[in-house]
Context: one part of a larger RNA
Molecule: small-subunit ribosomal RNA, central domain
Organism: uncultured organism
RNA sequence: UUGGGCGUAAAGCGUCCGUAGGUGGUGAAUCAAGUCUGCUGUCAAAGCGUGGGGCUUAACUCCAUAGAGGCAGUGGAAACUGGUUGACUAGAGUGCGGUAGGGGUCGAGGGAAUUCCCAGUGUAGCGGUGAAAUGCGUAGAUAUUGGGAAGAACACCAGUGGCGAAAGCGCUCGACUGGGCCUGCACUGACACUGAGGGACGAAAGCUAGGGGAGCGAAAGGGAUUAGAUACCCCUGUAGUCCUAGCCGUAAACGAUGGAUACUAGGUGUUGCUCGUCAUCGACCCGAGCAGUGCCGUAGCCAACGCGUUAAGUAUCCCGCCUGGGGAGUACGCUCGCAAGAGUGAAACUC
Repeated sequence: UUGGGCGUAAAGCGUCCGUAGGUGGUGAAUCAAGUCUGCUGUCAAAGCGUGGGGCUUAACUCCAUAGAGGCAGUGGAAACUGGUUGACUAGAGUGCGGUAGGGGUCGAGGGAAUUCCCAGUGUAGCGGUGAAAUGCGUAGAUAUUGGGAAGAACACCAGUGGCGAAAGCGCUCGACUGGGCCUGCACUGACACUGAGGGACGAAAGCUAGGGGAGCGAAAGGGAUUAGAUACCCCUGUAGUCCUAGCCGUAAACGAUGGAUACUAGGUGUUGCUCGUCAUCGACCCGAGCAGUGCCGUAGCCAACGCGUUAAGUAUCCCGCCUGGGGAGUACGCUCGCAAGAGUGAAACUC
């Protein structure tokens, strides 16, 4: 609980698509459902309000009567909302022309490094640390040269730079494919925004099946440190990390900031494009604009920190969420999952 809020105090769903619903551009005609208004009826009595009467007053009681408001009927108004008809182009979309990009999927190729194997040279150490030891090495290691194999990741370029809804995306080339931005013209003519349920995607870890396994490395073993050391450091090392198919559906999934639209000083970087202007052959430079991405800052906002045209300012629309701490994201129930668990989600009690 018709209130106030959600960057950091409790609170924005991880992200998008979209059903119902809610909301919705400009001008005209018409209807009159919402809306406004006149009249009528009704809303028992008591009570309340007003005027008067009766008990010596009052309380009390009796008589008369009004208004607001609700509902129904009927007559009217037409600005706004809504319905209908016909129209428009500023929202939205389509086509034509350009353009940037680690956007996605698949395939092919490449070099550096690492480890291992083979061979050569070569000899006593190597490795590791704060110092050591475990470990490796005379069965020839480390180092170095040549050859081979494997797996994973792609130095420099690289940038508060780009792309993507988010998760995320970085060697090179090719094929297929999604979206954005810019410019002018043509077209459709409100086709829009949001979105309960629903659907899709969704890091890492984890699970199932089959491969693969260089390096790293939970668990585990050993060596140190220490009073102890189930750790931090060192030597090994299994799952895993990689691929294919399926599941899981969670994160400090963060800008801790939902989406859309409009308005409200500027300054300064940077990315893409257009124009001045292909000004000058060109690439630049300079100026203006649109779309992104940063920093500073005015008004304003804020408890402060800070935000500040990429708003946390000023407004409108729609959704989600919060309502003292603990108990507790627990129990129970239900749904989903192979499981791990996930989603939904209390109360007693206590302060």